Predicted 3D model of a 73-nucleotide RNA (transfer RNA) from a Chloroflexota bacterium. It was read from a public genome assembly.
RNA sequence: GGGCAUUUAGCUCAGUUGGCAGAGCGUCUCGUUGACGUCGAGAAGGUCAUAGGUUCGAGUCCUGUAAUGCCCA
Numbered sequence: 001g002g003g004c005a006u007u008u009a010g011c012u013c014a015g016u017u018g019g020c021a022g023a024g025c026g027u028c029u030c031g032u033u034g035a036c037g038u039c040g041a042g043a044a045g046g047u048c049a050u051a052g053g054u055u056c057g058a059g060u061c062c063u064g065u066a067a068u069g070c071c072c073a
Stems, first nucleotide, its partner, number of pairs: 001072007010025004019056001027043005049065005
């Protein structure tokens, strides 16, 4: 330098035909316990990497850029 893949909550990851952004773990609150843990109930937490484009409507489609990984040279 070229090609491919990935990027979504603090972490690990889903997201179906383009139509309300989710799960597990973690965190916080309440209950339970003498206390911790477990368990039960609830809550907070999101620039869907970024800049544009298409569309009535984009996490999802198209283009550029960036980061990470792999392959080729």
Taxonomically the source falls in Chloroflexota (Bacteria, Bacillati). Rfam family: tRNA. Rfam links the family to the GO term triplet codon-amino acid adaptor activity.